[in-house]
RNA sequence: AUCUUAUCAAGAGAAGUGGAGGGACUGGCCCUAUGAAGCUCGGCAACCUGGAUGCUGUGGUAUGUAUUCAAUGGUGCUAAUUCCGUCAGGGAAACCUGAAAGAUAAGAA
Numbered sequence: 001a002u003c004u005u006a007u008c009a010a011g012a013g014a015a016g017u018g019g020a021g022g023g024a025c026u027g028g029c030c031c032u033a034u035g036a037a038g039c040u041c042g043g044c045a046a047c048c049u050g051g052a053u054g055c056u057g058u059g060g061u062a063u064g065u066a067u068u069c070a071a072u073g074g075u076g077c078u079a080a081u082u083c084c085g086u087c088a089g090g091g092a093a094a095c096c097u098g099a100a101a102g103a104u105a106a107g108a109a
Stems, first nucleotide, its partner, number of pairs: 002108007013041001015040003021031003026085003042078003047074002049070007082101001087098004
């Protein structure tokens, strides 16, 4: 880098360091010296992980499935819906649905 599957309307610091940038891309629109990125610590979440209970299934047993609890470890995340749009369909409009693109996780070759 490619492919598959799942998720993306919730959540999370008035800390230390650092000094000018950041929000993927492009067009917007924003954030930023009342300090950006990065790093550290803290926090959130619960994909991987562990437990409980039910269901399905079996001769028997869940490696399946639903709900729920935990968080030592592996990631991830911690302005704005994935900040908004871009394409297709519906609608008089507001707006709705889907796709693309992107992000993250788990797996595959």

The RNA shown here (SAM riboswitch aptamer (S box leader)) has 109 nucleotides and comes from Clostridium luticellarii. RNAcentral holds the sequence, with entries from Rfam. The organism belongs to Clostridium, within Bacteria. It matches the Rfam family "SAM riboswitch aptamer (S box leader)". Its family is annotated with regulation of gene expression in the Gene Ontology.